[in-house]
Molecule: transfer RNA
Organism: Arenibaculum pallidiluteum
RNA sequence: CGGCCGGUAGCGCAGCCUGGUAGCGCAUCAGACUGGGGGUCUGAGGGUCGCAGGUUCGAAUCCUGUCCGGCCGACCA
Repeated sequence: CGGCCGGUAGCGCAGCCUGGUAGCGCAUCAGACUGGGGGUCUGAGGGUCGCAGGUUCGAAUCCUGUCCGGCCGACCA
């Protein structure tokens, strides 16, 4: 320098192909059961979808640029 993959809730991930209300598990908070802890059940909160721009009635999803991480290759030696 080039190519590919990844970045989405505190953590681990799905959703992207084929645009239409942002989800799952764990964790957190509240309540119930329990003498307490643990555990089980019910409910709740939590997101600038890496960043910027474009297309569109509408973008996590499509397009362009860019940042970070990983892998491979080239270059140098």